A computed fold for a 162-nucleotide RNA, annotated as glmS glucosamine-6-phosphate activated ribozyme aptamer.
The sequence is in RNAcentral, with records from Ribocentre.
The coordinates come from a structure-prediction model, not an experiment, and the mean pLDDT is 75.

RNA sequence: AACUGAAUAGAAGCGCCAGAACUAGAGGUUACGUCUCUAGUUGACGAGGAAGGGAUUAAUCGAAAAUUCGGCGGGAGUCCCUCGGUUGUACAUGCAAUCGUGAUGCCUUUGCUACAAACCAUCAAGGCGACUUGGUGAACAGAGUGGAAAGGAACAUGUUUU
Numbered sequence: 001a002a003c004u005g006a007a008u009a010g011a012a013g014c015g016c017c018a019g020a021a022c023u024a025g026a027g028g029u030u031a032c033g034u035c036u037c038u039a040g041u042u043g044a045c046g047a048g049g050a051a052g053g054g055a056u057u058a059a060u061c062g063a064a065a066a067u068u069c070g071g072c073g074g075g076a077g078u079c080c081c082u083c084g085g086u087u088g089u090a091c092a093u094g095c096a097a098u099c100g101u102g103a104u105g106c107c108u109u110u111g112c113u114a115c116a117a118a119c120c121a122u123c124a125a126g127g128c129g130a131c132u133u134g135g136u137g138a139a140c141a142g143a144g145u146g147g148a149a150a151g152g153a154a155c156a157u158g159u160u161u162u
Stems, first nucleotide, its partner, number of pairs: 014073004019069001020042008045062003051082006083100006090159005106152005112146001120137007
């Protein structure tokens, strides 16, 4: 050093790097370049999003000088089941629909509703360098989310009261 074991910390535009691009050193060359080896650097900017279990391998929205390329892994989502909320009937149990604990019942139409971050500019620190970390300044999104108005459709049994 590798391997094995244990402990601690750390996550969802999240983790990693062998393709690719770039930097340094050595080799090589008259010299440069190509090439080889070694060691490094880059490799997703925020918004949004998690009841539990299983399956699936699927990935929302926009911003950007677009390598934010390419690869591996993980993972919100979707479906089923369980549990839970709401509505259909005052209550209960089923059934149906719809959602997930901020559970706002469902469908149609109309209208209102949003403090982004990087990029950029500038300053500082670290590094031979590629680059990295941070401060300051001025901005600019969309999906959505939350209200409102109008209209529409929606059970069974039992109990109690009027």